[in-house]
RNA sequence: GGGCUCGUAGCUCAGUCUGAUAGAGCGCUUCGUUGACAUCGAAGAGGUCACAGGUUUAAGUCCUGUCGGGCCCA
Numbered sequence: 001g002g003g004c005u006c007g008u009a010g011c012u013c014a015g016u017c018u019g020a021u022a023g024a025g026c027g028c029u030u031c032g033u034u035g036a037c038a039u040c041g042a043a044g045a046g047g048u049c050a051c052a053g054g055u056u057u058a059a060g061u062c063c064u065g066u067c068g069g070g071c072c073c074a
Base pairs, nucleotide, nucleotide: 001073002072003071004070005069006068007067010026011025012024013023020057028044029043030042031041032040050066051065052064053063054062
């Protein structure tokens, strides 16, 4: 220098193919249960979907560029 792949909640990830309410598990907070803890149950908080631009009525999803991680080629 070239190619492929990944980037979404504090963590691990789904959702992308086929555009239409941003989700799951764990974690966190509160409440119930207990003498207390754990377990269990209920509720809640937490997001610039890496960044910028474009297409579209509508973008996490499609297109272009940039940044970062991983792998391969040279």
Molecule: transfer RNA
Organism: Candidatus Woykebacteria bacterium RIFCSPLOWO2_01_FULL_43_14